[in-house]
RNA sequence: UAGAAUCAAAGGCAAAAUCGCCGAAAGGCGAUGACGCAAAGCCAUGGGUCUUCCGAACCGGAUUUUGAACUCCGGAACGAUGAUCGCCAGGUUGCUCUU
Numbered sequence: 001u002a003g004a005a006u007c008a009a010a011g012g013c014a015a016a017a018u019c020g021c022c023g024a025a026a027g028g029c030g031a032u033g034a035c036g037c038a039a040a041g042c043c044a045u046g047g048g049u050c051u052u053c054c055g056a057a058c059c060g061g062a063u064u065u066u067g068a069a070c071u072c073c074g075g076a077a078c079g080a081u082g083a084u085c086g087c088c089a090g091g092u093u094g095c096u097c098u099u
Base pairs, nucleotide, nucleotide: 004099005098012037013036017032018031019030020029021028022027035086041092042091043090045089046088047087048084049083050082054079055078058075059074060073061072062071
């Protein structure tokens, strides 16, 4: 110097919950707080999972009409350009007694 491992030492991060703010939501940020974590540091690159303001079509009702279309209201399904790195993998950076 490089790699691997982790009985230690010095430290680090911070789950749930509560309060406040942002967001349609998932979720994020801050404070309190610690469930845990050898990368629970960083990156949304691959996969998984979560959400659905919005999207095209579908169903029902209303309005209108000879009948429809259009329009309005409600509903379920599908879909990320959103989210999740403390879901997995990958990339990248970092601390350290001893071997």
Source information: The prediction has a mean pLDDT of 80. This is a predicted structure of a 99-nucleotide RNA (c-di-GMP-I riboswitch aptamer) from Paenibacillus alkalitolerans. Taxonomically the source falls in Paenibacillus (Bacteria, Bacillota, Caryophanales, Paenibacillaceae).